[in-house]
Context: one part of a larger RNA
RNA sequence: UUGGGUUUAAAGGGUGCGUAGGUGGCUUGGUAAGUCUGACCUGAAAGUGGGCCGCUUAACGGCACAGGGUGGUUGGAUACUGCCGAGCUUGAAGAGGGUGGAGGCCGCCGGAACGGAUCGUGUAGCGGUGAAAUGCAUAGAGAUGAUCCAGAACCCCGAUUGCGAAGGCAGGCGGCUACGCCCCACUUGACACUGAGGCACGAGAGCAUGGGGAGCAAACAGGAUUAGAUACCCUGGUAGUCCAUGCCGUAAACGAUGAUAAACUCGCUGCUGGGCUUUCGGGCUCAGUGGCUUAGCGAAAGCGGUAAGUUAUCCACCUGGGGAGUACGCCGGCAACGGUGAAACUC
Numbered sequence: 001u002u003g004g005g006u007u008u009a010a011a012g013g014g015u016g017c018g019u020a021g022g023u024g025g026c027u028u029g030g031u032a033a034g035u036c037u038g039a040c041c042u043g044a045a046a047g048u049g050g051g052c053c054g055c056u057u058a059a060c061g062g063c064a065c066a067g068g069g070u071g072g073u074u075g076g077a078u079a080c081u082g083c084c085g086a087g088c089u090u091g092a093a094g095a096g097g098g099u100g101g102a103g104g105c106c107g108c109c110g111g112a113a114c115g116g117a118u119c120g121u122g123u124a125g126c127g128g129u130g131a132a133a134u135g136c137a138u139a140g141a142g143a144u145g146a147u148c149c150a151g152a153a154c155c156c157c158g159a160u161u162g163c164g165a166a167g168g169c170a171g172g173c174g175g176c177u178a179c180g181c182c183c184c185a186c187u188u189g190a191c192a193c194u195g196a197g198g199c200a201c202g203a204g205a206g207c208a209u210g211g212g213g214a215g216c217a218a219a220c221a222g223g224a225u226u227a228g229a230u231a232c233c234c235u236g237g238u239a240g241u242c243c244a245u246g247c248c249g250u251a252a253a254c255g256a257u258g259a260u261a262a263a264c265u266c267g268c269u270g271c272u273g274g275g276c277u278u279u280c281g282g283g284c285u286c287a288g289u290g291g292c293u294u295a296g297c298g299a300a301a302g303c304g305g306u307a308a309g310u311u312a313u314c315c316a317c318c319u320g321g322g323g324a325g326u327a328c329g330c331c332g333g334c335a336a337c338g339g340u341g342a343a344a345c346u347c
Base pairs, nucleotide, nucleotide: 004318005317006316007301008300012315014201015200016199017198021194022193023192025088026087027086028085029084030083031082033081034080035077036076037075038074039073040072041071042069048066049065051063052062053061054060091191092188093187094186096183097182098181099180100179103177104176105175106174107173108172109171110154115149116148117147118146119145120144121143125136126135162169163168206247207246208245209244210243211242215241216240220236221235222234223233258314259313260312261311264309267292268291269290270289271288272287273286274285275284276283277282296303297302320347321346322345329340330339331338332337
């Protein structure tokens, strides 16, 4: 390379937007580049194929023929693809009318609990564990009442719920803002799909500067346990966790399942949002979200209109284990480190 694959065996990029590129709806006219076809030119010799001939046979040799190209010239064909032109509306987008939600950002507000401060009541313990001890407490702790302060998180509702591209998003109210879905079929008229590079977003941890700091808690200290105990348990406790701004750019970033569109397959049953209808029981329909399943698929587990079935287009990725996501180089980063990514050797 041909070919085969990517839920779990190696393999789907963390996610989106989008450049180049690849691919692309229906009708019609032209063109004839791709495509198909005729003729001609060329395609050395040797070789190859079957035929004939020569060495006694064969090997070997000779003769003509055939064959051989993503090649060239020229004539033609026009279904499909391309290109040029004209048109269409079902894809796509827009307008109009509804509607939905923890989507995002900002601000304001609330109560409970934890902690702390002050004052009061009150006295000997509290705390903690398997048991203890460290720790706290007669300088009055713990408990309890009142007042005040501070930070963080939002009980019930709550769900197989909802929203978002993913990461993710949950007290209440308001402002700003983005989006989906449905109805209608008014407008544009293929404007589409995918997307190498690129750009943006991207949990947690971590970094920088400044704030904040109740609780929790790496590190650290002490007490236990133990043969030891740099742990598990306990008492403390600093970064951090929170906010603002700027970096980092990773993850079991998972549905371990790329995106989009279309067709097919028996159905059954929940939930969410919208529309139509109703005899108010329900029925139909669109979008989403669950469970079971037919055909089919699969090594099986299982998947099964939310496919892992049957097809199409585009991208990414895989090619035995270890060495190794390492080394080197390059790029990015303040750093930590990230991206790209081998080989020797070995089984």

Predicted 3D model of a 347-nucleotide part of an RNA (small-subunit ribosomal RNA, central domain) from Larkinella sp. Its Rfam family is "Bacterial small subunit ribosomal RNA". Rfam links the family to the GO terms ribosome and structural constituent of ribosome.